Annotation
The RNA shown here (Lysine riboswitch aptamer) has 183 nucleotides and comes from a Clostridia bacterium. NCBI's taxonomy places the organism under Bacteria, Bacillati, Bacillota, Clostridia. The coordinates come from a structure-prediction model, not an experiment, and the mean pLDDT is 76. It was read from a public genome assembly, where an Rfam model found it.
RNA sequence: GAGUGGGGUAGAGGUGCGAAGCCUCAUCAGUACUUCGGUGGAGCAAGGCAGUGAUGAAACCGGGGGAAAGGGAGAUUCGCCGAAGCCGAUGUCCGGCCAACGGGCGGCGGCUGGGUCUGCAGUUAAGAACUGCAGGACUGUCACCGGAAGGCGAAAGCGUUCCGGUGAAGCGCUAUCUCACCG
Numbered sequence: 001g002a003g004u005g006g007g008g009u010a011g012a013g014g015u016g017c018g019a020a021g022c023c024u025c026a027u028c029a030g031u032a033c034u035u036c037g038g039u040g041g042a043g044c045a046a047g048g049c050a051g052u053g054a055u056g057a058a059a060c061c062g063g064g065g066g067a068a069a070g071g072g073a074g075a076u077u078c079g080c081c082g083a084a085g086c087c088g089a090u091g092u093c094c095g096g097c098c099a100a101c102g103g104g105c106g107g108c109g110g111c112u113g114g115g116u117c118u119g120c121a122g123u124u125a126a127g128a129a130c131u132g133c134a135g136g137a138c139u140g141u142c143a144c145c146g147g148a149a150g151g152c153g154a155a156a157g158c159g160u161u162c163c164g165g166u167g168a169a170g171c172g173c174u175a176u177c178u179c180a181c182c183g
Base pairs, nucleotide, nucleotide: 001182003181004180005179006178007177008176009175010174011173014081016080017079018078019077020076023074024073025072033065034064035063036062037061038060039059043052044051047098048097049096084112085111086110087109088108090106091105092104093103094102095101113139114138116136117135118134119133120132121131122130123129141168142167143166144165145164146163147162148161149160151158152157
């Protein structure tokens, strides 16, 4: 050393990411449930066990009362910049027991630089939100090519800032410290 490979620390991107609480709001929903009256007459329930029903099941009609959770938006606070998210399979715990399904926690694999908009499909109660696919513009970073300005240099050239184009991906980028090897 403007050589190769690795590690640590700090940092940037921007409508940036996530979490929390019985926060606020809408939705769920005049639904579930409940009560009264009526019709009805043996099932209901969730596949089985358990449970429940002639002291009247389901279903339906009318009157009264009338939610919540999951999902979302906003503000606040906190933690952050693979922040984190999604998908898949999986271990364990929970939902009365088995099955199915769902939820909590954990490790594993894959994808995504970031947010945003449009279309289609899926999840969903949903026109909310999210995911996948296709597309659009925007934005940060780096590499390469071209141009401009000014700097260093005798020159070749070198590096800086800005503009335009092409491309790549976070296993990235910037700064700094350090280790090993090479010279």